[in-house]
C1' cells in the first nucleotide's frame, strides 16, 4: 500500500412471531333467523327446536405496509492482530 481474521455499533439480506387481510372457515357440545316436524292451547297464539341460511370462534392463507426477534449472510465505520511485497 495491499490481504485475512477477531470484537463493536450502523444499515441492508435472510428466517421466524405479532398486528393487519380475507370471497375460506361449526351435523351437535358458538349466535342470529328458525322452513318441515314436535309439545302446550278450546281457539287466538306461545314454547324448545333440527336442516338450511347468515355472522364468526378455534383455525387456514396471506403477508403490502407496521412493530418485534434471531444470525455460521452481506456492507459500511471504529480498534485490535495477522501474512506478502516495497522504503
Nucleotide at each position: 500500500c495491499a490481504u485475512g481474521c477477531u470484537a463493536c455499533c450502523g444499515c441492508a439480506a435472510u428466517g421466524g412471531a405479532a398486528u393487519c387481510c380475507u370471497a375460506c372457515g361449526a351435523a351437535c357440545c358458538a349466535g342470529g333467523u328458525c322452513a318441515g316436524g314436535g309439545u302446550c292451547g278450546g281457539a287466538a297464539g306461545a314454547c324448545a327446536g333440527c336442516a338450511g341460511c347468515c355472522u364468526u370462534a378455534a383455525g387456514a392463507g396471506g403477508c403490502u405496509c407496521u412493530u418485534u426477534c434471531a444470525u455460521g449472510u452481506g456492507u459500511g465505520g471504529u480498534a485490535g492482530c495477522u501474512u506478502u511485497u516495497u522504503u
The RNA shown here (Bacterial small signal recognition particle RNA) has 87 nucleotides and comes from Firmicutes bacterium GWE2_51_13. The same sequence occurs in records of 3 taxa. It matches the Rfam family "Bacterial small signal recognition particle RNA". On this family, see Rosenblad et al., Nucleic Acids Res 2003: "SRPDB: Signal Recognition Particle Database". By type it is a non-coding RNA gene. Its Rfam clan is "SRP clan". Taxonomically the source falls in Bacillota (Bacteria, Bacillati). The sequence is in RNAcentral, with records from ENA. A source record names the gene ffs.